[in-house]
This record gives sequence, structure tokens and C1' cells, in this order.
RNA sequence: GGGGGCUUAGUUAAGUGGCAUAAUCGAUGGCUCCAAACCAUCGGUCGGGGGUUCGAUUCCCUCAGCCCCUG
Repeated sequence: GGGGGCUUAGUUAAGUGGCAUAAUCGAUGGCUCCAAACCAUCGGUCGGGGGUUCGAUUCCCUCAGCCCCUG
């Protein structure tokens, strides 16, 4: 230099055009003599920018970061 893959909550992941989701985490409450465990409620997320579309996490372009193959 060429080619490919990945980027979603603090963390690990699902979701491939129509309400962003689970676990974990954090907060509050319950339970308990207290705590742990357990239960309930609440909080927080689509890497940046642009395009297509009635509608984009999803499709396209570009940039950034990480990983793999290859000259």
C1' cells in the first nucleotide's frame, strides 16, 4: 500500500428498516436485631459527521479507534 471484520448503558452482550432490550452496575424501598442473599421500583446506552427513506441501531458514503489477513 491492498483486503476484511468490529464499535449499542459504567461492564458483558442481543437487536439487520417501525416503542432501543437483557444481565450486571448504581439509587431507593421491602425483608433482617444488623448485614449478606432474595424481592420490588427507578436511573443510565446506538463511536463522530453526512446521505437515502414517511421512518435508520439496521442501508450507503466519509472520518476516528481496535483487531485479522496479505504485498

This is a predicted structure of a 71-nucleotide RNA (transfer RNA) from a Candidatus Giovannonibacteria bacterium. It was read from a public genome assembly. Its Rfam family is "tRNA". Rfam links the family to the GO term triplet codon-amino acid adaptor activity.